This is a predicted structure of a 699-nucleotide part of an RNA (large-subunit ribosomal RNA, domain II) from a Verrucomicrobiaceae bacterium. The organism belongs to Verrucomicrobiaceae, within Bacteria. Rfam family: Bacterial large subunit ribosomal RNA.
Context: one part of a larger RNA
């Protein structure tokens, strides 16, 4: 890992509701216990204790079809009155009550598995820590303390020196022994801590044998949260015990109907829970719902505005202040300074409003609508939402960001489109069909389906991007000039006062500042650019000529499509690809076609409603679905019927098969097997397996 088996909402008591049954208009029912029967754990009959109901209101005393509040005979709250048939006394139903069944809630382990832990009583110092008692062990070599003896020095037996002797030391080197420094190997190991090389101690606080002691709220500890039997921030075993787990995982057959939520408020609350909201089931009400329309309402958003509150720009005007002048003081004058208020003009505002929509909301009525809506009761789940569009807040007018509001989709939705792609576009799958029509989106090939007419683009733009930039190109508008000769080009002129004044070393059109006149003229700036140290020189504006345009020339504005701006990490790689240029690109118009589980056609199933000739037929409508609610079934084991039917002329079980049923499933036949054993109708459950790092076994 696979296969097989096992494996999770149970049971008891008490309770709520529904259904079924009994009694029943004041009633219903027995409990313990007893008697009898009996096939044993049941039946029948006693047993009225008790319980529920029969009256409520009040905190209560208490009163009572009323009562409480209250001064109240006011007002209000909570209460009080069985129903239907008929022969009028019965019958039925209900209120009620007692059972059974089902669904919940409660108490219990309460759907199952799962802690880390807590407590109690015990077991452990054969490992290890320390201690006690008693034993054992330490090759060899080195060093040579104290003391001693002798000799010398010496006055000396002190002291000093030397030799010999001596043999001290948590001394030295180094085996055994004890350790474990570095490194390599090992890492499903040779080994649950080892091996190789290397290394530390090796007469000591040394090592070690045996026996004994200290125990978990504890011991021991040259102290590391270290050790106390491969376990230690509190050992192990058993028990309390099925501890608790607002957490994770798992939770087993089928079909049919409906179908959510991810919100509000509260919460030692935020991944939990309570109530509400939204779902479902039953019963009741019966158009109350929803949509549209007329009419009537409330409102202060969008927009707009400046009348208020504020903000804010410029002007006018001016109180006040500052500067300057004057002044002994008082004061006065002046000002290209600041400047309240007022005023003029033009603005801004979520917390401004003289105004003010559209939508939305409320109400009456009408119409549409056969499917809503409202109430009571039972059962839930949800209370992590996601993205898109729009209106806002936060942020940076960032985020696949965050937080609200309205709507949509996903969630819980398959199908078609968007190459691929929960949340985008189209569209909501009951089943079958090798039929048809469409939606979005498409129609050169991959790839189902296309052509026509008009225009645009030259950038492979299309097939990624901004500010900004440009004689790209199409369309439109308007202006100026133009056969009285425009635009471009060529020829000629382009002068004089004057070198304008100032400045400056110089400044002569041309560093800079100021002014920018006049004259002659066809025209010519007190000068457009280059140039000079300054002049000079070249040129230009401007004028004449040559030329020859009436579809010419030059600006400006609006607009279509393109160009540049344009840099990223494996490889083209920013159309899905091939590839495409009067298009297979873009815009406009037209006509076809393709295209889905949409719509239609034919057949079928189920549910509901209606009708009818009513064990069915027809018609209409409906039938996506997670959590979840409801309904109907299949199958397993056992019990009753039942020592049943059946069965050695072959039961159960097992194997096989082309049969039946909407499914769970069920037959039949053949084989195997060799003795049991259905189906039906009822009953009871240890009742269905793929998942739980499930458990056990096998391979």
């Nucleotide at each position: 890992a696979c296969c097989g088996g096992c494996g999770a909402g149970u049971c008891a008591c008490a309770u709520u509701c529904a259904c079924u049954g009994g009694c029943g208009a004041a009633g219903g029912u027995u409990a313990a216990g007893g008697a009898c029967c009996c096939g044993u754990a049941g039946g029948u009959c006693c047993g009225g204790a008790g319980c529920c109901g029969u009256a409520g209101g009040g905190a209560a005393a208490c009163c009572g079809a009323g009562u409480c509040c209250g001064a109240a005979u006011a007002g209000g709250g909570c209460g009080c009155u069985g129903c239907c048939a008929u022969u009028u006394a019965u019958g039925g139903c209900u209120a009620g009550u007692c059972a059974g069944u089902g669904a919940g809630a409660g108490u219990g382990g309460a759907c199952c598995c799962g802690a880390a832990a807590c407590c109690a009583g015990g077991u452990g110092a054969u490992c290890u820590a320390c201690c006690c008692a008693u034993g054992g062990u330490c090759a060899g070599g080195u060093u040579g303390a104290a003391g001693g003896u002798c000799g010398g020095a010496u006055a000396g037996u002190c002291u000093c020196c030397g030799a010999c002797u001596g043999g001290a030391g948590g001394a030295c080197c180094g085996a055994a022994c004890c350790g474990g420094u570095g490194u390599c190997a090992g890492u499903u190991g040779a080994a649950g801590a080892u091996g190789g090389c290397u290394c530390g101690g090796a007469u000591g606080a040394a090592c070690u044998g045996u026996g004994g002691g200290u125990a978990g709220c504890g011991g021991a500890g040259a102290a590391a949260u270290u050790c106390c039997a491969a376990u230690c921030g509190a050992a192990c075993c058993u028990g309390g015990a099925g501890a608790u787990a607002g957490c994770u995982g798992g939770u087993u057959c089928u079909c049919c109907c409906c179908g959510a939520a991810a919100u509000g408020c509260a919460u030692u609350u935020a991944g939990g829970u309570g109530c509400a909201g939204c779902c479902u089931u039953a019963c009741g009400g019966g158009u109350u719902c929803c949509g549209u329309g007329u009419c009537g309402g409330a409102g202060g958003u969008a927009g707009a505005g400046c009348a208020c509150u504020g903000a804010a720009u410029g002007g006018u005007c001016u109180a006040g202040g500052g500067g300057c002048c004057u002044u002994a003081c008082c004061g006065g004058g002046u000002u290209a300074c600041c400047g309240a208020a007022a005023u003029c003009a033009a603005u801004c505002a979520a917390a401004c409003u003289c105004c003010g929509a559209a939508u939305g909301c409320c109400g009456c009525c009408a119409c549409g609508c056969c499917a809503a809506c409202c109430g009571u009761a039972g059962g839930a789940g949800u209370g992590a939402g996601a993205c898109g569009a729009u209106g806002g807040g936060g942020g940076a007018u960032a985020a696949g960001c965050u937080u609200c509001a309205u709507c949509g989709u996903c969630a819980a939705a398959a199908g078609g489109g968007a190459a691929a792609c929960a949340g985008c576009c189209c569209a909501g799958a009951c089943c079958c069909u090798c039929c048809g029509c469409u939606a979005a989106g498409g129609u050169c090939c991959c790839u189902a389906a296309a052509c026509c007419g008009g225009g645009c683009u030259a950038a492979g733009u299309g097939u990624g991007a901004a500010a900004g930039g440009a004689a790209g190109u199409g369309g439109g508008a308007g202006c100026a000039c133009g056969c009285a000769g425009a635009c471009a080009g060529c020829c000629a002129g382009g002068a004089u006062g004057u070198u304008g004044g100032c400045u400056u070393a110089g400044a002569a059109g041309c560093a800079g500042c100021c002014a920018c006149c006049a004259u002659u003229g066809a025209a010519a700036g007190a000068g457009u650019g280059c140039g000079u140290a300054a002049c000079a020189g070249c040129u230009u504006a401007c004028u004449g000529g040559c030329c020859g345009a009436a579809u010419g020339u030059g600006g400006u504005c609006c607009u279509g499509c393109g160009c540049c701006g344009a840099u990223a990490a494996u490889g083209u790689a920013a159309g899905g690809g091939g590839g495409c240029u009067c298009a297979c690109g873009c815009c406009c118009g037209g006509u076809a076609c393709c295209g889905a589980a949409g719509c239609g056609a034919g057949g079928g199933a189920u549910a509901c409603a209606g009708u009818c000739u009513u064990u069915g037929a027809c018609u209409g409508u409906a039938u996506g679905g997670u959590a979840g609610g409801g309904g109907a079934g299949c199958g397993u084991u056992c019990c009753g019927u039942a020592g049943u039917a059946g069965g050695u002329u072959g039961a159960a079980g097992c194997c096989g098969u082309a049969c039946c049923g909407u499914a769970a499933g069920g037959a039949a036949c053949g084989g195997u097997g060799g003795a049991c054993g259905a189906g039906g109708c009822g009953g009871a459950a240890g009742u269905g397996a793929g998942a739980a790092u499930g458990c056990c076994g096998g391979u």
The full RNA is in RNAcentral, with records from ENA.